[in-house]
Molecule: transfer RNA
Organism: Alphaproteobacteria bacterium
RNA sequence: GCCGAAGUAGUUAAAUGGCAUAACAGUUGAUUCGUAAUCAUCAAUUGGGAGUUCGAUUCUCCCCUUCGGCACCA
Numbered sequence: 001g002c003c004g005a006a007g008u009a010g011u012u013a014a015a016u017g018g019c020a021u022a023a024c025a026g027u028u029g030a031u032u033c034g035u036a037a038u039c040a041u042c043a044a045u046u047g048g049g050a051g052u053u054c055g056a057u058u059c060u061c062c063c064c065u066u067c068g069g070c071a072c073c074a
Base pairs, nucleotide, nucleotide: 001070002069003068004067005066006065007064010024011023012022013021018054026042028040029039030038047063048062049061050060051059
């Protein structure tokens, strides 16, 4: 340099164009003599930019990051 895959909450993952979800972790409360556990509650996320669309995590283009393969390395 070329090709491909991936990027969603603190972490791991769903969501094939129509309200962005779950688990763990976290907040607050209940329970307990106290802690843990349990129950309830709350908050938090689409890598960045542009386009298409009534509507984009999803489709298109550019960029960034990570991983894999190929090439180059006189």